[in-house]
Context: one part of a larger RNA
């Protein structure tokens, strides 16, 4: 991995509840007895419990199942979509009993229980199941390791040459030299044995091996064999190492089913409803208690509604503003001077300018914590309509949850440079929602799916991949720009690309360009300078000739010169010039082997932008069948009528079935073949049934009541078997 088999809300007490039944102001027995054909079952049991009266810390007092009043159902009556009457139950006030209290008052009471069965919740227990690391007792371990005892055993070769010892020899003394001898040493080198594990290499094997290079190799060596020391101990040349593949406290059993607020799992079907992911409060924050929001049943009986108008009454947000307040602000002008800063004059006092500062003016701009103003909405009553509501609402009581880690978009809003951040409000969806489109794509568009079947759209498309237009009508783009609604990128800047709109001003007396020719005279204008001539700077910037022509637009020279502008005249010839706005394109523009429109591919479109007429296209909508549901009838296992803007659903409620396995009744099948198992084929929303073949060979099945070790695909579930590696 696969197969079969196992495999999770159970028992017991006792508590709420809610159905069914026995009796009832009383209900029940309990242990035991006694009878009985085992059993079941009958009789009995006067204990004891829980009701029947309560208030109050207590002491201790102690109800009147009573009055009135409204009034649902039901009845009766009527002039009958309704009205009256009498109203059980129901609400309400008074009485009444207790307690406070001077009193008023205000709490609690002012009559249905009880036993059995079942289901549903809650307590105690292993309390669905599985699943710890631990705690702790009592044993079992030192044939593996740690240290220690005791008794053996190992250790090639060579080298240095300590003490002591002899000899010579110096020497006064102490002693010292030098030769020899010796063989000391956690000496030395090299290296079997042994021991050890530093590197690379394999290898992943028998959970620490193999080769290789290291290291120690007379020592605090190394081994054998006998013995010792034990779990909060032991041994440790100390690493929390070792203590039998197991050590921040061994193993084995046992306490034990430890405890997990943690994580995983937890078996048929159909119908109906359908949440939370908030607030408070928690040694809380992965849990819990109450609310809320989800469901189921009972009261009770008339109006509900954050729905629309439209009246009135409140508000101070968007927005706007600024002699309307605070506060913050750009430039100026005028005026003030107590003060503070700073030039200047004065010997000093002082003056005198300025600058801040103060008033007034004009100008330029802001504020969650500014407002002279001020919407839309919002919030309240009321009316009207609307939707819901006697098929019974809004309320009340009871019983069962789940939830208390949310998440995306839109608008508002707060922190952050920002974010598929964080934190909030309002609404929506997803979570719990499938189906169409969005290439794929939990919340983006469209739409809420009971089933079948026809048709018709919505969103989104209509060259082929692929259903429907190679549709029609103006225009834009050349960039493959684009074919992307957004998420999923193109900014700031730039462009005489290039379309369109508006304005200015020239212009057949000839504009713009463009070519041909003028461009000058006083004068080298004054000063300054070596020099300064239109062209370093400074000052002024006039006259004259002229069609024009600057005391000069730029290049240029040391200065001149030289080239060209300005401006004039021909020539040619029709529209130019200058700027402002939109539209679209381009540059800006980098990322790793080719990589994207969803691909192919597209250029008077398949693109963009602005009209138009058809067509596809969903579970939407309309039609036709049919089932559920709800509520009403009735000859009630069922029929039949009526009803909705009715039938998507996790977590959860709630309602009604299927199957197994066992008991008692009761009726049946079977060797002319039971059950199981293999196939078919039929009913049934659906668990499942029933036929029919086949195999097999001995028991099995329908009602009806009753009980359950009662359903399997998951749990790295458990157990065998089988396969792969």
């Nucleotide at each position: 991995g696969c197969g079969a088999g196992g495999g999770a809300g159970u028992u017991u007490a006792c508590c709420g509840g809610u159905g069914u039944g026995g009796c009832a102001a009383g209900g029940c027995u309990a242990a035991c007895g006694c009878u009985u054909u085992c059993a079941a079952g009958g009789c009995g049991g006067c204990a004891g419990c829980c009701g029947u009266a309560g208030c109050g810390a207590a002491a201790g007092c102690g109800a009147a199942g009573u009055u009135c009043c409204c009034g649902c159902a039901g009845c009766c009556g009527c002039u009958u979509u309704g009205c009256g009457g009498u109203c059980a139950g129901g609400g309400g006030a008074a009485g009444c009993g207790u307690g406070u209290g001077a009193a008023a008052g205000c709490g609690c009471g002012u009559u249905a229980g009880u036993c059995a069965c079942a289901c549903c919740g809650g307590u105690a227990a292993g309390a669905c199941c599985u699943g710890a690391a631990a705690c702790c007792a009592g044993g079992c371990g030192a044939g593996c390791u740690a240290c220690c005892c005791c008794u053996g055993g190992g250790c090639a070769a060579g080298g240095c040459g300590a003490a002591g010892c002899c000899u010579u020899c110096c020497u006064u003394c102490c002693g010292g030299a030098a030769g020899g001898u010796c063989g000391a040493g956690g000496c030395c080198u090299u290296c079997c044995a042994c021991c050890g594990g530093u590197u690379c290499u394999a290898g992943u094997c028998u959970a620490u091996c193999u080769g290789u290079u290291c290291g120690g190799g007379u020592g605090a060596c190394c081994c054998g064999g006998g013995g010792g020391u034990a779990g909060g101990c032991g041994c440790g040349a100390u690493a929390u190492a070792c203590g039998a593949c197991u050590c921040g406290c061994g193993c084995c059993u046992g306490g034990a089913a430890a405890u997990a607020g943690c994580a995983g799992g937890c078996u048929c079907c159909c119908c109906c409803c359908g949440a939370a992911g908030u607030a408070g409060c928690u040694c809380u924050a992965a849990g819990g208690c109450u609310a809320g929001c989800c469901u189921g049943g009972c009261c009770g009986g008339a109006g509900a509604g954050a729905g629309g108008c439209a009246a009135u009454a409140g508000u101070g947000u968007a927005g706007a503003g600024a002699u309307a307040c605070u506060g913050a602000u750009u430039a100026g002008a005028g005026g003030g001077u107590a003060c503070c800063g700073g030039g200047u004059c004065g010997a000093g006092a002082g003056a005198u300018c300025u600058g801040g500062c103060c008033c007034u003016c004009u100008u330029a701009u802001c504020a969650a914590a500014c407002u002279c103003c001020g919407a839309a909405g919002c919030u309240a009553u009321u009316g009207c309509c609307c939707u819901c509501g006697u098929a019974g609402a809004u309320g009340g009581c009871c019983g069962g949850a789940g939830u208390a880690g949310g998440g995306g978009c839109a608008c508002g809003u707060g922190g952050g440079a920002a974010a598929g951040c964080c934190g909030c409000g309002u609404g929506u969806c997803c979570u719990u929602a499938a189906g169409g489109g969005g290439a794929a794509c939990a919340a983006c568009c469209c739409a809420g799916a009971c089933u079948c079947a026809g048709g018709u759209u919505a969103a989104g498309g209509c060259c082929c991949a692929a259903a429907a237009g190679u549709g029609c009508c103006g225009g834009u783009u050349a960039a493959g720009u684009g074919c992307u609604a957004a998420g999923c990128g193109g900014a700031a800047g730039g462009g005489u690309g290039u379309c369109u709109u508006u304005g200015u001003c020239c212009u057949a007396a000839g504009a713009c360009a463009g070519u041909g020719g003028g461009g000058a005279g006083g004068u080298u204008g004054g000063c300054u300078u070596a020099g300064a001539a239109g062209c370093a700077g400074c000052c002024a910037u006039c006259c004259u000739u002229u069609a024009a022509a600057g005391a000069g637009u730029g290049c240029g020279u040391a200065a001149c010169a030289g080239c060209u502008c300005a401006c004039c005249c021909a020539c040619c010839u029709a529209g130019g010039u200058c700027a402002a706005a939109g539209g679209u394109c381009c540059c800006g523009a980098a990322a790793a082997u080719a990589a994207u429109c969803u691909g192919g591919g597209c250029u008077a479109a398949a693109a963009c932008c602005g009209g138009c007429c058809g067509c596809c296209g969903a579970u939407a909508c309309c039609u036709g069948a049919g089932g559920g549901c709800u509520u009403c009838g009735c000859u009630c296992u069922g029929c039949g009528a009526a009803g909705a803007u009715c039938c998507g659903g996790u977590a959860g409620g709630g309602g009604g079935g299927u199957g197994u396995c066992c008991u008692g009744g009761u009726g049946g099948a079977g060797a002319a073949a039971a059950a199981g198992c293999c196939g078919c084929u039929u009913u049934g929303u659906g668990a499942a049934a029933a036929g029919c073949g086949g195999u097999c060979a001995a028991u099995c099945c329908g009602c009806c009541a009753g009980g359950a070790a009662u359903a399997u695909g998951g749990a790295u579930c458990c157990u065998c078997g089988c396969g792969c590696u």
Molecule: large-subunit ribosomal RNA, domain II
Organism: Deltaproteobacteria bacterium